[in-house]
Molecule: FMN riboswitch aptamer (RFN element)
Organism: sheep gut metagenome
RNA sequence: UCUUCGGGGCAGGGUGCAAUUCCCGACCGGCGGUGACAGCCCGCGAGCCUUCUUGGCUGAUCCGGUGUGAUUCCGGUGCCGACAGUACAGUCUGGAUGAGAGAAGA
Numbered sequence: 001u002c003u004u005c006g007g008g009g010c011a012g013g014g015u016g017c018a019a020u021u022c023c024c025g026a027c028c029g030g031c032g033g034u035g036a037c038a039g040c041c042c043g044c045g046a047g048c049c050u051u052c053u054u055g056g057c058u059g060a061u062c063c064g065g066u067g068u069g070a071u072u073c074c075g076g077u078g079c080c081g082a083c084a085g086u087a088c089a090g091u092c093u094g095g096a097u098g099a100g101a102g103a104a105g106a
Base pairs, nucleotide, nucleotide: 001106002105003104004103005102012024013023014022026091027090028081029080030044031043032042033041039079040078047057048056049055062076063075064074065073083094084093085092
């Protein structure tokens, strides 16, 4: 310098004219780091704002066990999830055949 890759998820049921949006319940977890494997430890990306940048804002876990070492493993119990649309959406549709932390290769 170039190429390729680079996000998953409402089964089943209730109410209703209408809901994968409400209720019961189900399901999902980007990238790097960290003494040992992380959605919730640190940071990044995404998203929003902005004087467009080397700027700003930005979610969530505890208890017990093992161990030299784990908020990362095992057991248990919780919690979190942009914007626009629509019967109120982490999961549908859309911006997006986009962007991208980064990974691999030449």